[in-house]
About this RNA
This is a predicted structure of a 72-nucleotide RNA (transfer RNA) from Petrotoga olearia. The coordinates come from a structure-prediction model, not an experiment, and the mean pLDDT is 83. RNAcentral records the identical sequence in 2 taxa. Rfam family: tRNA. The family's RNA type in Rfam is transfer RNA. The sequence is in RNAcentral, with records from ENA.
RNA sequence: GGGCGCUUAGCUCAGUGGGAGAGCGUCUGCUUCACGCGCAGAAGGUCGUAGGUUCAAACCCUACAGCGCCCA
Numbered sequence: 001g002g003g004c005g006c007u008u009a010g011c012u013c014a015g016u017g018g019g020a021g022a023g024c025g026u027c028u029g030c031u032u033c034a035c036g037c038g039c040a041g042a043a044g045g046u047c048g049u050a051g052g053u054u055c056a057a058a059c060c061c062u063a064c065a066g067c068g069c070c071c072a
Stems, first nucleotide, its partner, number of pairs: 001071007010024004018055001026042005048064005
């Protein structure tokens, strides 16, 4: 320098045009002498950045950034 893949909650990930979600974690309550387990509930997201397509974009297209793999 070229090619490919990935980027979504604190962590690991799903979601491939119209409702942003799961598990773990965190917080609150119940329970317990207390902790843990269990049960119920809650908080937490500019979906990497910018632009484009579209009535509508996490999702499609382009550029850039970061990470990883391969080739030279």